[in-house]
RNA sequence: AGAGUUUGAUCAUGGCUCAGAAUGAACGCUGGCGGCGUGCUUAAUACAUGCAAGUCGAACGGAGUGUCAGGGCUUGCUCUGACACUGAGUGGCGAACGGGUGAGUAACACGUGAGCAACCUGCCCCGAAGAUUGGGAUAACACCGGGAAACCGGUGCUAAUACCGAAUACCUCUCUCUCAUCGCAUGGUGAGAGAAAGAAAGUUUUUCGCUUCGGGAGGGGCUCGCGGUCCAUCAGCUUGUUGGCGGGGUAACGGCCCACCAAGGCAUCGACGGAUAGCUGGUCUGAGAGGACGAUCAGCCACACUGGAACUGAGACACGGCCCAGACUCCUACGGGAGGCAGCAGUAGGGAAUCUUGCGCAAUGGGCGAAAGCCUGACGCAGCAACGCCGCGUGAGGGACGAAGGCUUUCUGAGUUGUAAACCUCUUUCGGCAGGAACGAUUGUGACGGUACCUGCAGAAGAAGCACCGGCCAACUAUGUGCCAGCAGCCGCGGUGAUACAUAGGGUGCAAGCGUUAUUCGGAUUUAUUGGGCGUAAAGAGCUCGUAGGCGGUUCAACAAGUCGGGUGUUAAACCCCCAGGCUCAACCUGGGGCCGCCACCCGAAACUGUUGUGACUAGAGUUUGGUAGGGGAUCACGGAAUUCCUGGUGUAGCGGUGGAAUGCGCAGAUAUCAGGAGGAACACCAGUAGCGAAGGCGGUGAUCUGGGCCAAUACUGACGCUGAGGAGCGAAAGCGUGGGGAGCAAACAGGAUUAGAUACCCUGGUAGUCCACGCCCUAAACGAUGUCAACUGGUUGUUGGGUAACUUGUUUACUUAGUAACGAAGCUAACGCGAGAAGUUGACCGCCUGGGGAGUACGGUCGCAAGAUUAAAACUCAAAGGAAUUGACGGGGACCCGCACAAGCGGUGGAUGAUGUGGAUUAAUUCGAUGCAACGCGAAAAACCUUACCUACCCUUGACAUGUACGGAAUUUUACUGAGAAGUAGGAGUGCCUGAAAGGGAACCGUAACACAGGCGCUGCAUGGCUGUCGUCAGCUCGUGUCGUGAGAUGUUGGGUUAAGUCCCGCAACGAGCGCAACCCUUGUUCUAUGUUGCCAGCACGUAAUGGUGGGGACUCGUAGAAGACUGCCGGGGUCAACUCGGAGGAAGGUGGGGACGACGUCAAGUCAUCAUGCCCCUUACGUCUAGGGCUGCACACAUGCUACAAUGGCCGGUACAGAGGGCUGCUAAACCGCGAGGUGGAGCCAAUCCCUAAAACCGGUCUCAGUUCAGAUUGCAGGCUGCAACUCGCCUGCAUGAAGUUGGAGUUGCUAGUAAUCCCGGAUCAGCACUGCCGGGGUGAAUACGUUCCCGGGCCUUGUACACACCGCCCGUCAAACCACGAAAGUUGGCAACACCCGAAGCCGGUGGCCUAACCGCAAGGAAGGAGCCGUCGAAGGUGGGGUCAGUGAUUGGGGUUAAGUCGUAACAAGGUAGCCGUA
Repeated sequence: AGAGUUUGAUCAUGGCUCAGAAUGAACGCUGGCGGCGUGCUUAAUACAUGCAAGUCGAACGGAGUGUCAGGGCUUGCUCUGACACUGAGUGGCGAACGGGUGAGUAACACGUGAGCAACCUGCCCCGAAGAUUGGGAUAACACCGGGAAACCGGUGCUAAUACCGAAUACCUCUCUCUCAUCGCAUGGUGAGAGAAAGAAAGUUUUUCGCUUCGGGAGGGGCUCGCGGUCCAUCAGCUUGUUGGCGGGGUAACGGCCCACCAAGGCAUCGACGGAUAGCUGGUCUGAGAGGACGAUCAGCCACACUGGAACUGAGACACGGCCCAGACUCCUACGGGAGGCAGCAGUAGGGAAUCUUGCGCAAUGGGCGAAAGCCUGACGCAGCAACGCCGCGUGAGGGACGAAGGCUUUCUGAGUUGUAAACCUCUUUCGGCAGGAACGAUUGUGACGGUACCUGCAGAAGAAGCACCGGCCAACUAUGUGCCAGCAGCCGCGGUGAUACAUAGGGUGCAAGCGUUAUUCGGAUUUAUUGGGCGUAAAGAGCUCGUAGGCGGUUCAACAAGUCGGGUGUUAAACCCCCAGGCUCAACCUGGGGCCGCCACCCGAAACUGUUGUGACUAGAGUUUGGUAGGGGAUCACGGAAUUCCUGGUGUAGCGGUGGAAUGCGCAGAUAUCAGGAGGAACACCAGUAGCGAAGGCGGUGAUCUGGGCCAAUACUGACGCUGAGGAGCGAAAGCGUGGGGAGCAAACAGGAUUAGAUACCCUGGUAGUCCACGCCCUAAACGAUGUCAACUGGUUGUUGGGUAACUUGUUUACUUAGUAACGAAGCUAACGCGAGAAGUUGACCGCCUGGGGAGUACGGUCGCAAGAUUAAAACUCAAAGGAAUUGACGGGGACCCGCACAAGCGGUGGAUGAUGUGGAUUAAUUCGAUGCAACGCGAAAAACCUUACCUACCCUUGACAUGUACGGAAUUUUACUGAGAAGUAGGAGUGCCUGAAAGGGAACCGUAACACAGGCGCUGCAUGGCUGUCGUCAGCUCGUGUCGUGAGAUGUUGGGUUAAGUCCCGCAACGAGCGCAACCCUUGUUCUAUGUUGCCAGCACGUAAUGGUGGGGACUCGUAGAAGACUGCCGGGGUCAACUCGGAGGAAGGUGGGGACGACGUCAAGUCAUCAUGCCCCUUACGUCUAGGGCUGCACACAUGCUACAAUGGCCGGUACAGAGGGCUGCUAAACCGCGAGGUGGAGCCAAUCCCUAAAACCGGUCUCAGUUCAGAUUGCAGGCUGCAACUCGCCUGCAUGAAGUUGGAGUUGCUAGUAAUCCCGGAUCAGCACUGCCGGGGUGAAUACGUUCCCGGGCCUUGUACACACCGCCCGUCAAACCACGAAAGUUGGCAACACCCGAAGCCGGUGGCCUAACCGCAAGGAAGGAGCCGUCGAAGGUGGGGUCAGUGAUUGGGGUUAAGUCGUAACAAGGUAGCCGUA
């Protein structure tokens, strides 16, 4: 410090997710030791048991026990005294500390800083003074009584540092008076004078204690400024409320309380209400600013079963005190009593979850005491828990046969585990055993503890796991599984080769821990103060005015609030940082230093902000004068054109409407046309990116009233300004109310069309409405998607209004100012774009945004007559949604161009018969593959057997085929029987070749046996190679460098021409290059040269019935080889002095001469595992192999491709000609003969320019005469021929006979542009033969047409739109149906909370009080003073009643929403999405 994730890719926006640190944690797996810490976050739930606050005999009386002494003496009892101890009581102090918890509390509760002239303070310290003299009770105790108990009552006795009176008064306090002085006010302080109030003893001496006063320290009380949570869907709250006067009360101010008076007080700077919460030092995180938290430790507060109340006291409204009420628990003799662990342990419960009913007062601290001492679950220690932090260990060195085993593997070779192990040497921390032994305590005392620590002994001995390994993110293989099981933080893995699941091996990371979960901060600049945005991504309010608020021109002076500097105080300790020190180190602990924003006070500065001045100024703002433009607004009046309607005339059959029609109107006279009239609405041309207005908006003309702007000029006012939360006004259309009006148009509605449907688009009608007046509504894509104001910052061009200047006086030019437009520099922007009218550079103020959906919805509030508007969530769900630009693809977008694409022609196909292929159906099998173009006369250039892969049946199992090992035999050949055959059984013949003397060995071949293995046309063409098809012989596809762009990318390759062509030229931020095009190759067309057999024969010669037959020849044809030729080269026109094109000449050929081979980058998961090869999977007495027979040919039907025809341009008969290219020895086969013929006999010639296969249309002549024919030939019968082991299923051919459909073919569809179509034959491959009419080639005869590119199809290039990128066979919307989820409404129903009204009214304080009771004082007494109980009253908790508020649970039913591979119906949107889309409204 970043990373992953939206896209085909890119940039930016934006969310989601991850890596880090942390925790009082929990869970899973695992677990050696020690130190230091920490340990009910939930039920402030209920608690058994024990302990947690006592102490003092030096305050007091009495009792008991023991010891000693003495007395009485009845010698074992009693009395006295002393001492010691014990428990209860009176009294004093403490119990208000310490310890726990966080329920309540949003508050002066806390923090911080001040104040108290408005206060208190036991014990402690300092100072001053004092302590004189009396009195009456009472508990304990004794006796009596009540009660189960708790406990209580009566009578009697007694003490005190218990209680009470009197005296004294330095001093204090209250009141009155006087003086001085001080203070911000009330008032304070000091001095003086006068009236009421106070003491106690004990002890051994010192002492300790007591009273009064003053002061201190520490503690407490009260008041104030400031600070720190959420909700405005809480906007108004308040009656003791706010203040005053007078009282009461308190330690003290105060409505704290009371009576009276006034009507105030608080609040958008957030009152009141609701929710949540103890606050802080600090803790965690973060670079910081911040954010979250408030365990342990420390400070404060609050609470002590729940609620209320007071008493005592210096201090409490009191955790281990009291009273009352309530709930709960316990005891009970039923009458009544007792209790409060949120103290320490512990129990139950709750919960994911949190410890011992331990030891000790040795230390520290506290209470009491003079002290000894006692008490102390505070505290010090120990125990439990890996809960956290820190430290240590589980060994170290050597050791290669790189052991065995495991795993992997290209497979017997290797790699890895791995120096790891074994083995050798060494060490002993921790743990174990034994011995010694602290500090904590300078005197006594040690729970910890025989602990830490030290020493010795033995022995590698007792001590390693967890998570992960697709990317983020370090670490990879195998096996299993097969969208299953499962994983997952995000993206996403898994559908047979999973580094993502599970297991194993290996590896990586941490380590006595490791992971997961939860939570917090971070990353997140993703709430932005530091540090974001708002034209299009979320986001500028529809517009204006204006309140509060915020901000504010120039200048002078004063002040010093803000601001700045210095100082003082405070900011507790701990924490944090630094430096030291102590535990062996560290964690931990100790000391010192630093830091501590803030706040308060003091001193100073005066630039800026602020405040003050009846200050000053004029540049902002406004006023004045004069002009000026304008659809600015309101009211009234008027006008013409047009539509419609009415009346009349002319006139006749249609009109109207559409893509085409129909509904509709019209013979009762329409439409058309003329004249007259009525009525309503809107104002053509002018008209203009022209004008005006704040926006909405405003358009005939005139009048009246009226607002604002602009320009010029002078004078005046003197900051009067800008913005603007709330608020007010205006606000298109639609809509609503009332009353008018209604010509045209036109939701709804009706009819006609269209359509699969058509509740639409189109047509004919038509009502609200549109218009007017008044009143509402208040929303729009109310848009410049751009808030208002001000300042500054290059230019150019147009236009509107005003002004100035110049002259050349014009329809001129220049300048200036206010608008309104177009381009564009810098700059900005994600880009698009903006660019003085900013989206630039700045300032002021307001509004708004924070992922998509849910949703601008629900609930609540406000407004409205309603429709609805406004304000405005959550649950749930997704990992995206969205912006700009790029490349493609696509469009029922556009422009240009090409192609037998259309058109123009010629011939077909689709109809018929049969052939072949396919589908389908059938079958035991009809083997398999190919399936739009680009499958279908395709694989197959030959299915009777074989082929053959299929079916049925019979056999074989190392196999039909290959290699290796062992044994035997040469090989080979043959006979008989059985069998459909394969095969089986039984015999016979035969002994070869090489080496060796022989035995033997070897090669090839055969057989047998077992094992390795063979074999598979079995699966996957979606695991593959190779090959092929297709777009397409279309003209395209790319690269290097440079340049442009943030980038994807662009440029080049676009543009203007031209071409068959990205062919070439020109231009150009491009310059070059590659694969394609073209050319090079083959063939054909012309000529030349060379050559001359098997080819040729002009001239010469010979010969034949005839023939290059022969000699010869090379002229010609031809063959072979080589060369030439064509290049827009030449001329002319056009064109950019171009490329090129048009025409011409010459030429055999002219503009790539014709044809072929040749197929760019790529697309279609195109085709082929059945040509071949091949991974994986599968079969192995069978999915292999052999054999026989059958099938692939089977047939209601459909399709595809070709054949033959339907005839006279013809059929038939007879006659006569002319090819090319091929093939030929298991072959082609001549002549001759036989047969009507297929064919047969025959055998010459030929291994081929030599011989053979070998032409038909055409031409000549005849016949047929338009018919189902002398057309056509299917089908069938008979008879034959050929091939072959064999023609039944299932071959071909011939002859005779038979003679079907068919008379030119619907919608549609196809080929072809010249030696082409059409037509006619010939040859070949495969092959024994053949279904060939197929395929591949060859030659013969030989046309027609093309105006042209509007349209159909395909393609190329440019451009445009896009929500597509699996790319339109795309994407995508809504209803309905199904499942699930959360939410809203709902008759109701249940509960909580806080108030209100009334009733009842405990305890208790306060007040009153007839009667009653009472020791101290007064009084001789009566009595008084004073007090008490009782009673009454105010207040008053709990409780009761009532109507409301608010929150939550639940609810038949209901509403929409969300989610869910393959449901239904349509096709709304994205392209002109096929009616442009969208916004508001009905």

This is a predicted structure of a 1482-nucleotide RNA (small-subunit ribosomal RNA) from an uncultured bacterium. The prediction has a mean pLDDT of 84.